c-di-GMP-I riboswitch aptamer from Arthrobacter sp. ISL-65, 75 nucleotides, folded computationally. The coordinates come from a structure-prediction model, not an experiment, and the mean pLDDT is 90. Lineage of the source: Bacteria > Actinomycetota > Micrococcales > Micrococcaceae > Arthrobacter.

[in-house]
RNA sequence: CAUCGAUAAGGGCAAAGCCGGCGCGAGCCGGUGACGCAAAGCCACGGGGCCCCUUGGGUCAGCCGGGCUACCGAA
Numbered sequence: 001c002a003u004c005g006a007u008a009a010g011g012g013c014a015a016a017g018c019c020g021g022c023g024c025g026a027g028c029c030g031g032u033g034a035c036g037c038a039a040a041g042c043c044a045c046g047g048g049g050c051c052c053c054u055u056g057g058g059u060c061a062g063c064c065g066g067g068c069u070a071c072c073g074a075a
Stems, first nucleotide, its partner, number of pairs: 004073002012037002017032006035062001041068003045065003048060005
């Protein structure tokens, strides 16, 4: 350094629900809350789900694959 991910250490993120707001909607933002996550950090490139004002457009990165970056360091 790469691979890998442990009853290690320091920690991190935050599902559903509820409250407020935005959006036609899927969904998103903030608060609360933790189901879980070793990339549950980022990217809409491929597949897929979902929505629509359906020649198309949007949304989901915590659906799968891929790309980029990253703390720690046992076996």